Two RNAs folded together computationally: RNase P RNA and transfer RNA, 466 nucleotides in total.
The coordinates come from a structure-prediction model, not an experiment, and the mean pLDDT is 78.
[in-house]
RNA sequence: AGAGCAGGACAAAUGGCCGCUGCUUGCCUUAUGGGCAAAGGGGAGGAAAGUCCGGGCUCCAGAGGACAGGGUGCUGGGUAACGCCCAGUCCUGGCGACAGGAAGGAAAGUGCCACAGAAAGGAAACCGCCUCGACGGAUAUCUGAGAUAUGCGGCGGGGUAAGGGUGAAAAGGUGAGGUAAGAGCUCACCAGUCCCGUCGGUGACGAUGGAAGCUAGGCAAACCCCACCAGGAGAAAGACCAAAUAGGGGAGCGAUUGAGGGUGGUCCGCCCGAGUUCCCGGGUAGGUCGCUCGACCUCGAUGGUAACGUCGAGGCUAGAUGAAUGGUCAUUGUCCCGCAAGCGGGUGACCGCUUCGGGAAACAGAACCCGGCUUACGUCCUGCUCUAACA
RNA sequence: GGGCGCUUAGCUCAGCGGGAGAGCACUGCCUUCACACGGCAGGGGUCGCUGGUUCAAUCCCAGCAGCGCCCACCA
Numbered sequence: 001a002g003a004g005c006a007g008g009a010c011a012a013a014u015g016g017c018c019g020c021u022g023c024u025u026g027c028c029u030u031a032u033g034g035g036c037a038a039a040g041g042g043g044a045g046g047a048a049a050g051u052c053c054g055g056g057c058u059c060c061a062g063a064g065g066a067c068a069g070g071g072u073g074c075u076g077g078g079u080a081a082c083g084c085c086c087a088g089u090c091c092u093g094g095c096g097a098c099a100g101g102a103a104g105g106a107a108a109g110u111g112c113c114a115c116a117g118a119a120a121g122g123a124a125a126c127c128g129c130c131u132c133g134a135c136g137g138a139u140a141u142c143u144g145a146g147a148u149a150u151g152c153g154g155c156g157g158g159g160u161a162a163g164g165g166u167g168a169a170a171a172g173g174u175g176a177g178g179u180a181a182g183a184g185c186u187c188a189c190c191a192g193u194c195c196c197g198u199c200g201g202u203g204a205c206g207a208u209g210g211a212a213g214c215u216a217g218g219c220a221a222a223c224c225c226c227a228c229c230a231g232g233a234g235a236a237a238g239a240c241c242a243a244a245u246a247g248g249g250g251a252g253c254g255a256u257u258g259a260g261g262g263u264g265g266u267c268c269g270c271c272c273g274a275g276u277u278c279c280c281g282g283g284u285a286g287g288u289c290g291c292u293c294g295a296c297c298u299c300g301a302u303g304g305u306a307a308c309g310u311c312g313a314g315g316c317u318a319g320a321u322g323a324a325u326g327g328u329c330a331u332u333g334u335c336c337c338g339c340a341a342g343c344g345g346g347u348g349a350c351c352g353c354u355u356c357g358g359g360a361a362a363c364a365g366a367a368c369c370c371g372g373c374u375u376a377c378g379u380c381c382u383g384c385u386c387u388a389a390c391a
Numbered sequence: 392g393g394g395c396g397c398u399u400a401g402c403u404c405a406g407c408g409g410g411a412g413a414g415c416a417c418u419g420c421c422u423u424c425a426c427a428c429g430g431c432a433g434g435g436g437u438c439g440c441u442g443g444u445u446c447a448a449u450c451c452c453a454g455c456a457g458c459g460c461c462c463a464c465c466a
Base pairs, nucleotide, nucleotide: 001387002386003385004384005383006382007381008380009379010378012332013331014330015329016328017327018326020043021042023040024039025038026036027035028034029033045363049374050373052372053371054370055369056368057234058233059232060231064268065267066266067265070229071228072227073226074088075087076086077085078084089103090101091100092099093098104225105224109223110222111219112218113217126164127163128160129159130158131157132156133155135153136152138150139149140148141147142146172190173189174188175187176186177185191215193212195210196209197208198207199206200205238289239288240287241286248280249279250278251277252276253275260272261271262270282465283464284463296315297314298313299312300311301310302309303308334360335359336358337357338356340355341354342353343352344351345350392462393461394460395459396458397457398456401415402414403413404412409446417433418432419431420430421429439455440454441453442452443451
């Protein structure tokens, strides 16, 4: 210098002017209300986003049992909880820094494996190889017809999974023995599986010894099995006040042997229970609470490899509802560019600082609140890896 | 703010692990004096996008993008 890998930080500051919101004070008023916007003070994010997970909170029985349906799935830990995070194991990718993994079970059961191929799972014989039978014709031998032997051809029976060919995948690999030909049929080495041990580790697992058997295909992001988790709905939750009307019409079910309701499905249980469900029609679309002090933030100490925990001190940091948080100017800061100028360092390529001129700042906007994930996105910094060159 | 669904040819839709299809529309030819109807033939696809599982993905899984639907209170 090029190509990469991992982690982190910031998302400008101050002031003037013009605006927005509304909290406190103040003022006005028709006065527990409404208004003014004078003074002071507060006023978006790392993702406020997607709404993909988890929790708090609220209501429904402080949520009960069973089934269906759903989710998660290596090990250990963290946490309020998680599908998140941390540390590890194994596998995969990369020369490497490092990254990724919905990573239980296919020797429980069922299913699928198109096309091609003989055969797609305790399979199969198309070509090939070997063997047997009868037949045909040929050659040789003995011989009077005929017999025997050899190899050939097609036919039929059987053996064979070594070889060819098909396929994503063909029932371990290599070599030797063995055989009619072959084959884990046998043996040696190698890979792998199950079982029994030993050692290390909390564990996943690793190392190692013995024995079995020769080897048992893939798919569970197919059904399923196993283990674990979970009641439902969501701030338009929910509580209260106010305003308004036709307290209307139709259909169904039902009144204790009980309809219906108690927020997705079925049954049971529990509670409420005289009305209730659906459709059409009518009215209001106003206010208050919930609402922001919270698994909160900052700093320090301490335990832990880490995620995170514990303790101490300090702090208060939007609470709006058609919904504010903006614009502009100046100065400064950060970064970039320059065949600009100066100074310093280095043998040098070059580097650093100051001044000058020019320029840049993305994605995006809270709506009950948190912890995550994912996605969008600008600039800078730190550490590390590989390659090449120079000193 | 919250909940749910959809995306396949120009339009409306089916398909749901191994061929991308139907109807209408479009193009050409036949029929007709001409048009329509009818008949025959044909063209047209990033199955919204990007990854993953699988031998193989429109289909299964995940993440994005776009479009659409529903909701309050009173009696």